[in-house]
Molecule: TPP riboswitch aptamer (THI element)
Organism: Anaerolineaceae bacterium UBA4081
RNA sequence: UAUAACUGACCGGGGAGCCAGAGAUGGCUGAGAGGAGGGCAUUUGCCCUCGACCCGUAUGACCUGAUCCGGAUAAUGCCGGCGGAGGCAACUUACACGUACAACAGC
Numbered sequence: 001u002a003u004a005a006c007u008g009a010c011c012g013g014g015g016a017g018c019c020a021g022a023g024a025u026g027g028c029u030g031a032g033a034g035g036a037g038g039g040c041a042u043u044u045g046c047c048c049u050c051g052a053c054c055c056g057u058a059u060g061a062c063c064u065g066a067u068c069c070g071g072a073u074a075a076u077g078c079c080g081g082c083g084g085a086g087g088c089a090a091c092u093u094a095c096a097c098g099u100a101c102a103a104c105a106g107c
Stems, first nucleotide, its partner, number of pairs: 001100003007094003011056004017028004035050006062087003068081004
C1' cells in the first nucleotide's frame, strides 16, 4: 500500500408448534412457541405495527416438496432422511484477526 475474517451501525427477511386441564395454568423440544398496542369479525379466529429471538448470497434463518418417508414420543418438523435439492433478504459503512507486496533497520 492492497485485501479482509470477526464484531457493530443502518436497512431488510423470517417463524411462533404439540399435549394435559372445566378453567386458571402447567408440561415437551428449541435461539425463539405470541410480550405490548391496535383493527376486523363476534366462536374465538384472522390481520397490522412494535418488541424479543434468529438470519441476510448461503452446504447454518425461513419457505416449497409435505396430508412425504423411517424412527421415537403423551403428542408434535421431536430426531433423521429428503438436502452439496429448488426458492429466498446486503448495496453501503466503522473497526480490524490475518494474508500478499514493497521500503527501512538489525543479524